[in-house]
């Protein structure tokens, strides 16, 4: 070199041009303020605007399903209890979790190692297709017996029959029929007796615990499966979501209040007067649509050393800023290599789980092998 396990990385590379989208720093340009003016303009400072230039930044390991859990808003809310969802060996980690990690038991494997909703069916209900006599304190189809009882024989002893019946050794059915082996026993069996093994209740010993181990006692053993079935039992859960929420806020749109007008009046109809048409006006407030801003990306953050732990994790120390859109960017082309490139693309944020994924590299450990 083979075969395989575990846990980590990467996501085709490079270069020119031309694009989109966020920051930034510059100029110009529009606005707005104040100051000043010889009314043309100066001149400071602001803008979340516009519009060039130059600079740097720009999709995942699952951004996916939206299954769990948490942060954030916002509504309810003293507390407690049913109702309803949910989890479910122990222990531990954590903001929480149904995740993680360790350890226990049961399975798979030669092994590294994987895989399990793994509390209770002795509270009570119910379910179980097909074969099968019987699927529950179970059950006589073949089988075996018939001791006793009946009936036939026979003076009887005793024999036959298999009618009462008695039997769970043995055969059949089945996924599954109730500890197992063996010896006594019986008519025949049968924990019925009795040894071993195995199981169970209790001590005992180790362990935090699950649990395990016992040369120790006690009862012949104990009521088939099943709770991702009703249920009990222990423990968890308020309810809506970023279209959540705040913030500013158009108009012949609409409300309040106050103060003027009150019909010869007021207002619109280019100044007036006829005429027609409306019924009002000024200032003030506070709601809010459409439109705009924010909420938004500094985070249970990401490296790296160093400590603590078996380890999930956690603690110091240092460093580092890594998309923020909204008809919704992260692309298009040309060259050039190569192993010719997979599932597949953010939309408040994260922690997980699940699924989907071309290929490559890397470490650590198992088996087999002693040949090259």
């Nucleotide at each position: 070199c083979g075969a395989g396990u575990u846990g980590g990385c990467c996501a085709g590379a490079c270069a020119a041009u031309c694009g989109c989208u966020g920051c930034u720093u510059u100029a110009u340009c529009c606005u707005c303020u104040g100051c000043u003016u010889u009314c043309g303009g100066g001149u400071a400072g602001g803008g979340a605007g516009a519009u060039a230039a130059a600079g740097g930044g720009g999709a995942g390991g699952a951004a996916a399903g939206u299954c769990c859990g948490g942060g954030c808003u916002c509504c309810a809310a003293c507390g407690a209890g049913c109702a309803g969802g949910g989890u479910g060996c122990c222990a531990g980690g954590u903001a929480a979790c149904g995740c993680c990690u360790g350890g226990g038991g049961g399975g798979c494997g030669c092994a590294a190692g994987c895989c399990c909703a793994c509390g209770a069916c002795a509270a009570g209900u119910g379910c179980a297709g097909c074969a099968g006599a019987g699927a529950g304190a179970a059950g006589a189809c073949c089988g075996c017996c018939g001791a006793u009882g009946g009936c036939u024989g026979g003076c009887a002893a005793c024999a036959g029959c298999a009618c009462a019946g008695g039997u769970a050794a043995g055969g059949g059915u089945g996924a599954a029929a109730g500890g197992g082996u063996g010896c006594g026993g019986u008519a025949a069996g049968a924990g019925c007796g009795c040894a071993c093994c195995g199981g169970g209740c209790g001590g005992c010993u180790g362990g935090u615990a699950a649990c395990a181990g016992u040369u120790c006692g006690c009862a012949g053993c104990a009521g088939g499966g099943u709770a991702a079935a009703c249920u009990c039992c222990a423990c968890c859960c308020g309810g809506a979501g970023c279209a959540a929420g705040a913030c500013c806020a158009a108009a012949u749109a609409g409300g309040g209040u106050u103060u003027c007008a009150u019909a010869u009046g007021g207002c619109g109809u280019g100044g007036c007067u006829c005429g027609c048409g409306u019924u009002g006006a000024a200032a003030c407030c506070g709601g809010g649509u459409a439109g705009g801003u924010u909420g938004c990306u500094u985070g249970a953050g990401c490296c790296u050393u160093a400590g603590a732990g078996c380890g999930a994790u956690u603690u110091a120390a240092g460093g580092c800023c890594u998309a923020g859109a909204c008809g919704a960017a992260u692309g298009a082309u040309u060259g050039u290599c190569c192993a010719c490139g997979a599932c597949a693309a953010a939309a408040c944020c994260c922690g997980g789980c699940u699924u989907a994924u071309c290929g490559g590299c890397c470490a650590a450990c198992u088996c087999a092998a002693u040949a090259g």

Record summary:
This is a predicted structure of a 372-nucleotide RNA (Bacterial RNase P class A). The sequence was found by an Rfam model in a public genome assembly. The model forms 94% of the base pairs in the Rfam consensus. Its Rfam family is "Bacterial RNase P class A". By type it is a ribozyme.